[in-house]
About this RNA:
The RNA shown here (transfer RNA) has 74 nucleotides and comes from a Patescibacteria group bacterium. It matches the Rfam family "tRNA". By type it is a transfer RNA. Model confidence (mean pLDDT): 80 of 100. The RNAcentral record of the sequence draws on ENA.
RNA sequence: GCCCUCAUAGUUCAGCUGGAUAGAACGUCGGCUUCCGGAGCCGAAGAUCAGGGGUUCGAAUCCUCUUGAGGGCA
Numbered sequence: 001g002c003c004c005u006c007a008u009a010g011u012u013c014a015g016c017u018g019g020a021u022a023g024a025a026c027g028u029c030g031g032c033u034u035c036c037g038g039a040g041c042c043g044a045a046g047a048u049c050a051g052g053g054g055u056u057c058g059a060a061u062c063c064u065c066u067u068g069a070g071g072g073c074a
Stems, first nucleotide, its partner, number of pairs: 001073007010026004019057001028044005050066005
């Protein structure tokens, strides 16, 4: 220098061929239970979907540029 893959909640991940409120587990907070804690049960908060632009009635998803991480070739 060229090419490929990835970036979604505090963490690890799902999200199908673009379709309507973006989910799960763990963690956190609150409640129940307990003498207290843990476990268990119930509930809640938490994501500008890496960033900018574009296509579309509609984008986490498609296109493009940038940034970051990993890998391959020279």